Predicted 3D model of a 254-nucleotide part of an RNA (large-subunit ribosomal RNA, domain VI) from a Gammaproteobacteria bacterium. Rfam family: Bacterial large subunit ribosomal RNA.
[in-house]
Context: one part of a larger RNA
RNA sequence: UGUCAGGUGUCUGAGGGGAAGGACUAUCUAGUACGAGAGGAACGAUAGUUCGAGGCCUCUGGUGUACCUGUUGUCCGACAGGGCAUAGCAGGGCAGCUACGCCUUAGCUGAUAAGUGCUGAAAGCAUCUAAGCACGAAGCAGUCCUCGAAAAGAGACACCUUAGGGCGCUCAUACAAUAUGAGUUUGAUAGGACUGGCGUGUAAGCGUCAAGGCAACGAGACGUUAAGCGUGCAGUUACUAAAGCCCUAUCAGU
Numbered sequence: 001u002g003u004c005a006g007g008u009g010u011c012u013g014a015g016g017g018g019a020a021g022g023a024c025u026a027u028c029u030a031g032u033a034c035g036a037g038a039g040g041a042a043c044g045a046u047a048g049u050u051c052g053a054g055g056c057c058u059c060u061g062g063u064g065u066a067c068c069u070g071u072u073g074u075c076c077g078a079c080a081g082g083g084c085a086u087a088g089c090a091g092g093g094c095a096g097c098u099a100c101g102c103c104u105u106a107g108c109u110g111a112u113a114a115g116u117g118c119u120g121a122a123a124g125c126a127u128c129u130a131a132g133c134a135c136g137a138a139g140c141a142g143u144c145c146u147c148g149a150a151a152a153g154a155g156a157c158a159c160c161u162u163a164g165g166g167c168g169c170u171c172a173u174a175c176a177a178u179a180u181g182a183g184u185u186u187g188a189u190a191g192g193a194c195u196g197g198c199g200u201g202u203a204a205g206c207g208u209c210a211a212g213g214c215a216a217c218g219a220g221a222c223g224u225u226a227a228g229c230g231u232g233c234a235g236u237u238a239c240u241a242a243a244g245c246c247c248u249a250u251c252a253g254u
Base pairs, nucleotide, nucleotide: 005161006160007159008158009157010156011155015147016146017145018144021051022050023049024048025047026046027045028044034039052105053104054103055102056101060099061098062097063096067092068091069090070089071088072085073084074083075082076081094232107143108142109141110140115135116134117133118132164247165246166245167244168184169183170182171181172180189241190240191239192237193236194235195234196233197231198230199229200228205224206223207222208221209220212217
């Protein structure tokens, strides 16, 4: 762009893609069948392992240059608070992302191949085949996952008729651009604030004690203090920012 009014939503499924599975072990079957004995199965069922595939982050672990703490050297005169040194080094660590972690990865049906048969003539017999009928594979087609109205036979249903959509703006369960999705004051979309949770581990200041020391001073300990600091999470709250603008039908109206 088309699908012949314009739209919104929910579907159908022609057709396409997938390897989504592969292998093995143990137990029962069973010390059974078989075999003189020695030995020793299978069909089937159950529980697992491993490789591959798909998904997830509750747990375990990793990372975690958001964050908290300790500490060395040096600089900002000292304190406080910081800069630099691989994040200086070290100890922890939420979310997120991850594997070493967790979950799933059956079977069944249909038509068949080779093959096995039933009934059965031609050919009084026989014969799986000529008519007819029944089985039979990790293979084929489904069931499973996924894409899929541009499937020109261009589908169906419901609803709407200033309907609907877009730009802009606030954003994330989305993300290279685009797209997708949540919102746009009739508002919790993002920021802020508060509360909670989570991380770290008890801030600064002050007070008391303190090995010592003539004194000045004094590492450190305890209390105030489950403190302080931080927060990509949740809830609450319009405080801040979502100003506004445009397109559109053979409908309606004029």